The RNA shown here (c-di-GMP-I riboswitch aptamer) has 79 nucleotides and comes from a Methylococcales bacterium. The model forms 95% of the base pairs in the Rfam consensus.
[in-house]
RNA sequence: GUUUUUAAAGGCUAAACCUAUCGAAAGGUAGGGACAGAAAAUUUAGGGUCCUUAUUACAAGGAAAGCCGAAUUGCCGAG
Repeated sequence: GUUUUUAAAGGCUAAACCUAUCGAAAGGUAGGGACAGAAAAUUUAGGGUCCUUAUUACAAGGAAAGCCGAAUUGCCGAG
């Protein structure tokens, strides 16, 4: 110097629930809140899940990504 692990330090995000609001719904946004997270940062062509419509079946549109996986990027660096 590099890599890895995960102590410490500096920090970060923010579940359920409540309030307001948008939406047909799933769900989103803002505030409160804090279950949890070493990528719970960004993206999502894969699998699964949820909502709406439809069908004998196939399908179409939407949602979430803190379900799994994948791609890209990132803080510290005791041992």

Its Rfam family is "c-di-GMP-I riboswitch aptamer". Rfam describes the family as follows. GEMM was predicted in a large-scale screen for bacterial structured RNA regulatory elements. Model confidence (mean pLDDT): 80 of 100. The organism belongs to Methylococcales, within Bacteria.